[in-house]
A computed fold for a 357-nucleotide RNA from a Spirochaetota bacterium, annotated as Bacterial RNase P class A.
It matches the Rfam family "Bacterial RNase P class A". Rfam's curators write: Ribonuclease P (RNase P) is a ubiquitous endoribonuclease, found in archaea, bacteria and eukarya as well as chloroplasts and mitochondria.
RNAcentral holds the sequence, with entries from ENA.
A source record names the gene rnpB.
The model forms 93% of the base pairs in the Rfam consensus.
RNA sequence: GGAGGGGAGCACGCGGCCGCGCUGGCCCGCCGAAAGGCGGGCGGUGAGGAAAGUCCGAACACCGCAGGGCAGGAUGCCGGGUAACGCCCGGGCGCCGCGAGGCGACGGAAAGUGCAACAGAAAACAUACCGCCACGCGCGAAAUCGCGUGGUAAGGGUGAAAUGGCGAGGUAAGAGCUCACCGCGCCCUCCGCGAGGAGGGUGGCAGUGUAAACCCCAUCCGGUGCAAGACCAAGUAGGUAACCGUUCGAGGACGGCUCGUCCGAGGUUGCGGGUAGGUCGCAAGGAGGCGUACGGCAACGUGCGUCCAAGAUAAAUGGCCGUGUAAACAGGAUUCGGCUUACGCUCCCCUCCCGUU
Numbered sequence: 001g002g003a004g005g006g007g008a009g010c011a012c013g014c015g016g017c018c019g020c021g022c023u024g025g026c027c028c029g030c031c032g033a034a035a036g037g038c039g040g041g042c043g044g045u046g047a048g049g050a051a052a053g054u055c056c057g058a059a060c061a062c063c064g065c066a067g068g069g070c071a072g073g074a075u076g077c078c079g080g081g082u083a084a085c086g087c088c089c090g091g092g093c094g095c096c097g098c099g100a101g102g103c104g105a106c107g108g109a110a111a112g113u114g115c116a117a118c119a120g121a122a123a124a125c126a127u128a129c130c131g132c133c134a135c136g137c138g139c140g141a142a143a144u145c146g147c148g149u150g151g152u153a154a155g156g157g158u159g160a161a162a163u164g165g166c167g168a169g170g171u172a173a174g175a176g177c178u179c180a181c182c183g184c185g186c187c188c189u190c191c192g193c194g195a196g197g198a199g200g201g202u203g204g205c206a207g208u209g210u211a212a213a214c215c216c217c218a219u220c221c222g223g224u225g226c227a228a229g230a231c232c233a234a235g236u237a238g239g240u241a242a243c244c245g246u247u248c249g250a251g252g253a254c255g256g257c258u259c260g261u262c263c264g265a266g267g268u269u270g271c272g273g274g275u276a277g278g279u280c281g282c283a284a285g286g287a288g289g290c291g292u293a294c295g296g297c298a299a300c301g302u303g304c305g306u307c308c309a310a311g312a313u314a315a316a317u318g319g320c321c322g323u324g325u326a327a328a329c330a331g332g333a334u335u336c337g338g339c340u341u342a343c344g345c346u347c348c349c350c351u352c353c354c355g356u357u
Stems, first nucleotide, its partner, number of pairs: 001353010012324007020046004025042007048329001052340002055338005060225004072221005077091005092106001093104004107216002112214002114210003129156002131152008164182002167179003183205001184203008229280004239271006251263004286308001288307008
């Protein structure tokens, strides 16, 4: 210098002007008996690492629920963490990479079913295309060649995959036929909490693969989601009950009362549900952040100290100017823990290659 691997951090800064939401800070004004409400000013505060996808796990709310089963779904090596998880940490094994490192739904193919395209002779029950070997026949002096029968999976060829691999012996040629090593199955011993690992012995080696194919086994799972749900509640229109009233006139109008005149079939009260709308849920909070000590390899836990008001509802964070050096992806809507996806910059550690000293 180049090519990579792992991790952490930031998410435009500063100054000026204008503007928006909230305010359980102060002050002022108005209303109110008070509680408090409304308005204004000043101050404070105001999106994310992913607020996103809505894919998992929870909190919370309502509905359901004796118990069991079916269906359906998810998960699937071991140990630990956590409120919980399909997440995280550590480990094992397998695969990829020279390496730093990365990836893995990683139970069962000897319950059953299905599938294995193309190519190839043959794809799971058997099999010989080329080749090799033996024998027979034909031509021929012979070799070779041709045909037939049989042996053969060592070699070639096809394929993602071809009946353990490789070497030697052996053989007509071959073959776990035999042997050594490797692999595999089984057994024993040791190590490890465990997944597993190491060593030894033994078996000539077996029904090829595929389960994010059906399926089997084990474990787990009730449903719907803040438009959950709780409360207040008009106008108006319904419901319902009681009472009064329609020749014994309820009630209304004529400015308050009385009389009077006129109109007149409905009127009054209570109860209850809902709609519009409003309040809560909903944010001074919590499985909370930071620091520190201790335990743990770590995820994380415990103690102590300290800090923390975004809360909208058609939806507030913006605009302009100057300056600096570039600034992406993108914006809340019940709240947390994860995963995944999108994306700019900076820093640290590590690996490999090249060059120079």